[in-house]
């Protein structure tokens, strides 16, 4: 310097904003229940981690048993990180990105 590998999905959390619901204010309306504004409104729906959690499956290795099986058990490391840009209604620890950089 180059290549390969560090698996996938689901549920959740840190976190996130404001399309919808709710809530609040204002204005109408008055047996009706609408509109406007607000996320420096706790919340519900919603989004959400490579470096967060759990589970299932997959793969590799080791061992055990033996009815040789999609069998059972166990193990599977490390990971500091901008700015800018992108999507969605909008934003984010989402994507760009195990990036640029740093050590």
């Nucleotide at each position: 310097u180059u290549g390969a590998a560090u698996g996938u999905u689901u549920u959740c959390u840190a976190g996130g904003g404001u399309u919808c619901c709710g809530c609040a204010a204002c204005a109408a309306a008055u047996u009706a229940a609408u509109g406007u504004u607000g996320g420096a409104c706790u919340g519900g729906u919603c989004c959400a981690a490579g470096a967060g959690a759990a589970a299932a499956c997959a793969c590799a290795c080791a061992g055990c048993u033996u009815u040789u099986a999609u069998g059972c058990u166990g193990u599977g490391c490390c990971a500091c990180g901008g700015a800018g840009g992108g999507a969605u209604a909008a934003a984010a620890g989402c994507c760009u990105g195990g990036g640029a950089g740093a050590a």

The RNA shown here (Guanidine-I riboswitch aptamer) has 103 nucleotides and comes from Oceanobacillus zhaokaii. Model confidence (mean pLDDT): 81 of 100. The sequence is in RNAcentral, with records from Rfam. The organism belongs to Oceanobacillus, within Bacteria.